[in-house]
RNA sequence: CGAGGCGCUCAGAGGAUCGCCGGUGGCAUUGGUCCACGGGAGGAAAGUCCGAGCUCCACAGGGCAGGGUGCCGGGUAAUUCCCGGUCGGGGUGACCCGGAGGAAAGUGCAACAGAGAGUAGACCGCCCGUCGUUAGACGACCCGCAAGGGGAGCCCCAUCGGGGCAGGCAAGGGUGAAAGGGUGCGGUAAGAGCGCACCGGCAAUGCCGGUAACGGUGUUGGCCAGGCAAACCCCAUCCGGAGCAAGACCGAAUAGGGGAGCGAUUGAGGGCGGCUCGUCCGAUGCUCCCGGGUUGGUUGCUUGAGGCUGUUGGUAACGGCAGUCCUAGAUGAAUGAUCUUCACCCGAGGUACGGCAACGGACCUCGGGAACAGAACUCGGCUUAUGAGCGUCUCGAACC
RNA sequence: UGGGGCGUAGCCAAGUGGUAAGGCAGCGGGCUUUGGACCCGCCAUCCGCAGGUUCGAAUCCUGCCGCCCCAGCCA
Repeated sequence: CGAGGCGCUCAGAGGAUCGCCGGUGGCAUUGGUCCACGGGAGGAAAGUCCGAGCUCCACAGGGCAGGGUGCCGGGUAAUUCCCGGUCGGGGUGACCCGGAGGAAAGUGCAACAGAGAGUAGACCGCCCGUCGUUAGACGACCCGCAAGGGGAGCCCCAUCGGGGCAGGCAAGGGUGAAAGGGUGCGGUAAGAGCGCACCGGCAAUGCCGGUAACGGUGUUGGCCAGGCAAACCCCAUCCGGAGCAAGACCGAAUAGGGGAGCGAUUGAGGGCGGCUCGUCCGAUGCUCCCGGGUUGGUUGCUUGAGGCUGUUGGUAACGGCAGUCCUAGAUGAAUGAUCUUCACCCGAGGUACGGCAACGGACCUCGGGAACAGAACUCGGCUUAUGAGCGUCUCGAACC
Repeated sequence: UGGGGCGUAGCCAAGUGGUAAGGCAGCGGGCUUUGGACCCGCCAUCCGCAGGUUCGAAUCCUGCCGCCCCAGCCA
């Protein structure tokens, strides 16, 4: 200098003028206006994806269905979040990612190609003596310097060979994303975990380390069992429903009208959100359609699992203690606009200075830029959008 | 603010693991003196976008983007 990884911080500041929304005071009952003082968006206020608080429904019951979660330990009010670790994967590396239970419980799926796609299969390919009841004998031909060892199913052409048929095989070729462990030796007519050695996996079972996930190391068994569960499913575990348009109070309004259906204890319907059991409520009642009215105010409403600083326990997330601070509450929705100075970033030009040079460059001048985005009951997370700066680490190249 | 649904060619749409039907429109050709009608052929490779699971994704999962629908009270 270039390319990256990780962590963190800020979200311009001061002034002038003109405004906007709440609060307090002048102000004495209400309202309006005016004046003064003081307050007024975010790291994501966003998406509404998780988890809670709060509120109401019977302080929330049993079963089925449905849905979420899914390595281990910890944190927390709680989580699908966070921290630390294990295992797996990616990167040269700093470092990053993981939806990571079960495929030997069952069902299912795998197009095309291919002989065969899951209790596999045979397209090319490889292989095969005679006599004798047996023991064994003969033996074209093959291997070997030798000693010696192995050694030919039927038919046809034919005679150390070729073709066909029947049978055996899965080593090699070929297909595919995937072909039922790998390498070697033995073995065999040719072959094959068929046997053996080593390696890998799996299952069972010990020992050591670790809270655990798991890691290390033995023994036994040829057991070799493929993939997909972000397919159904199984296992474990969790989940009652709705949401501030929750809920409470006040006010306004009127046609408490018309029609259809269901039902009155053998009970419609509701709490109850899919079903069911159970339980509670339940009759001028309930459901639907037509028609009508109102579409206001107060409260909930901002002090909270709150922020900051110090200290302390912990690797950390986070917790304990002490001190300190009060920091928007609007409801068609306020938090703004203009000018100026300074600070920041970028580009161009110039210059002191450094350097042999290329070049760097405090400073000066001119021009430009300043993102994403706007609270709506409140928190804790996640995700997404986005400008600038700082620190630290890695890789590459060149120079000292 | 809360709840629910959709996105496939210019338009309407089928396809819910095996490589994207069909219709209208458009383009080319045929028929015709010419036009229409009719017949034949062509037209998706970014299935809204990005990432993942799988041998394989329009389809399954996750995160974004855009669009649409519903809602209070009284009687």
Notes:
This is a predicted complex of two RNAs, RNase P RNA and transfer RNA, with 475 nucleotides together. It holds a member of the Rfam family "Bacterial RNase P class A". The family's RNA type in Rfam is ribozyme.